[in-house]
Parts: sequence; structure tokens; C1' cells
RNA sequence: GGUGAUGUAGCUCAAUGGAUAGAGCAACGGCGUGCGAAGCCGUCGAUGAGAGUUCGAUUCUCUCCAUUAUCU
Repeated sequence: GGUGAUGUAGCUCAAUGGAUAGAGCAACGGCGUGCGAAGCCGUCGAUGAGAGUUCGAUUCUCUCCAUUAUCU
């Protein structure tokens, strides 16, 4: 340098172009307990960046960025 894949919450993952982007773990608060743990209830937190198509984009197209695989 060429080609491909991936990028969503602190971590691991969902989401047919259409409702307020959802779940587990973690964190925080509460219940619970003699104090804790387990368990239960709740809260916080995200679409890599920019443009395009569309009534509507996490999803489709283009460019860039990062990571990764492979070829040279």
C1' cells in the first nucleotide's frame, strides 16, 4: 500500500428502515439483617466523526478515524 470484518452504557451483547435504543454483569440508592451476604425494588449511563438517501437511519450509501484479519 490492496482487500475484508468490527465500532451501541464502565464490561459483555441485542435491536426487520418505524413506539421512549433493550438485557445481563458492574456502580449508586432503598428494602432486607443484630451487622452483613443472598434475594427483591429502583436509579444512572450508550449508537466512533461528518455528509447523503428517506416522511423517518443503530440499520442503507459515501468519506474519514480507531481496532483487527489477510495479501503484497
Record summary:
The RNA shown here (transfer RNA) has 72 nucleotides and comes from Reticulibacter mediterranei. RNAcentral holds the sequence, with entries from ENA and Rfam. The coordinates come from a structure-prediction model, not an experiment, and the mean pLDDT is 80. It matches the Rfam family "tRNA". It is annotated as a transfer RNA. A reference for the family is Hou (1993), "The tertiary structure of tRNA and the development of the genetic code", Trends Biochem Sci. NCBI's taxonomy places the organism under Bacteria, Chloroflexota, Ktedonobacterales, Reticulibacteraceae, Reticulibacter.